[in-house]
RNA sequence: CGAGUCGACCGGGCGGCCGCGUCGGCACCUUCACCGGUGCCGCCGAGGAACGUCCGGGCUCCAGAGGGCAGGGUGGUUGUUAACGGCAACCCGGGGCGACCCGCGGGACAGUGCCACAGAGAACAGACCGCCCGGCCACACGGCCGGGUAAGGGUGAAACGGUGGGGUAAGAGCCCACCAGCGCCCCGGGUGACCGGGGCGGCUAGGUAAACCCCACCCGGAGCAAGGUCAGACGCAGGCGUUCGAGGGCUGCCCGCCCGAGCCUGCGGGUAGACCGCUAGAGCCUGCCGGCAACGGUAGGCCGAGAUGGAUGGCCGCCCCCCGCCCACAGGCGGGGACAGAACCCGGCGUACAGGUCGACUCGUCCG
Numbered sequence: 001c002g003a004g005u006c007g008a009c010c011g012g013g014c015g016g017c018c019g020c021g022u023c024g025g026c027a028c029c030u031u032c033a034c035c036g037g038u039g040c041c042g043c044c045g046a047g048g049a050a051c052g053u054c055c056g057g058g059c060u061c062c063a064g065a066g067g068g069c070a071g072g073g074u075g076g077u078u079g080u081u082a083a084c085g086g087c088a089a090c091c092c093g094g095g096g097c098g099a100c101c102c103g104c105g106g107g108a109c110a111g112u113g114c115c116a117c118a119g120a121g122a123a124c125a126g127a128c129c130g131c132c133c134g135g136c137c138a139c140a141c142g143g144c145c146g147g148g149u150a151a152g153g154g155u156g157a158a159a160c161g162g163u164g165g166g167g168u169a170a171g172a173g174c175c176c177a178c179c180a181g182c183g184c185c186c187c188g189g190g191u192g193a194c195c196g197g198g199g200c201g202g203c204u205a206g207g208u209a210a211a212c213c214c215c216a217c218c219c220g221g222a223g224c225a226a227g228g229u230c231a232g233a234c235g236c237a238g239g240c241g242u243u244c245g246a247g248g249g250c251u252g253c254c255c256g257c258c259c260g261a262g263c264c265u266g267c268g269g270g271u272a273g274a275c276c277g278c279u280a281g282a283g284c285c286u287g288c289c290g291g292c293a294a295c296g297g298u299a300g301g302c303c304g305a306g307a308u309g310g311a312u313g314g315c316c317g318c319c320c321c322c323c324g325c326c327c328a329c330a331g332g333c334g335g336g337g338a339c340a341g342a343a344c345c346c347g348g349c350g351u352a353c354a355g356g357u358c359g360a361c362u363c364g365u366c367c368g
Base pairs, nucleotide, nucleotide: 001364002363003362004361005360006359007358008357009356010355012319013318014317015316016315017314018313020045021044023042024041025040026039027038028037029036047339051350052349054348055347056346057345058344059223060222061221062220066255067254068253069252071219072218073217074216075215076090077089078088079087080086091105092103093102094101095100106214107213111212112211113208114207115206128153129152130149131148132147133146134145135144136143137142161179162178163177164176165175166174180204182201183200184199185198186197187196188195189194227276228275229274230273235267236266237265238264239263240262247259248258249257283302284301285300286299287298288297289296290295320337321336322335323334324333325332326331
């Protein structure tokens, strides 16, 4: 200097004028007072994703006596967390020269299914071309019948271990050596998944579970339109029932258990109002300690919107960043400045993002 890999951050600034919202203070008006209204002053006032609604929680209400079935979720190990399908580290497998990246990562000997076409044959399969032996026919080329064979060739994504040697009529783990695989035993390292080493053995037991399934672990339900307080407004009729139990117990079913004196149906009446929930929290910042890290502990400091037809906008000037043109430079002109708006809150994941900044690492080239 070039090419890459991983991670983090910013995403307009300053000034002036006018204008918004909650809260606080002061003054005035109204009122018995509260409430309310007006003016002035002051603090604060959208996000890294506020988006998606894909997960997990806090919180609220029902249940809370448990059990089973159905259903759903996860799937290497260890750690972390309130929890998760998250995050960190590591193991194994695959990709890459590498930094790094990817993984629906338990089970095919519980069972069922599928593997098109090609091919002889695709799960305990198989003889198309071949090779060998015997017999018959033939001058010969060669043909026919019987038996043996799967080492060679071919088909295919994949063909019932690989290489070498022995052996054989020709061959075959038929036998042997080494290797891979499978099973068993032992030693060492590691918390563990696993890794390394040694020995024995039958010789060899496709793929697919992101197919159904099996195994292990986990899971009550509904949701802020949850749920409360105040205001308001009231009836009629019928049915069932009060311990021989109507009705109810919030994904579905069953068993069991519990609550229970009122419940159900029809026709009417009142109300879509005010307030709470509603923002001080598994919160943030800094230092130190532990830990490879995620994260945890500890000391000190800070308080960043709570709206409710739903608030932060408009104008002007200067600057900043990027692009193009003119230009030696200075400078000038023009254009652009992303994705996107809280509505109970939090931890994640996924998606979008003009332009820009920083750090670490890998490979290549050159110079010293």
A computed fold for a 368-nucleotide RNA from Dactylosporangium siamense, annotated as Bacterial RNase P class A. Its mean pLDDT, the model's own confidence on a scale to 100, is 77. It matches the Rfam family "Bacterial RNase P class A". Rfam classes the family as a ribozyme. The source organism's lineage runs through Bacteria, Actinomycetota, Actinomycetes, Micromonosporales and Dactylosporangium.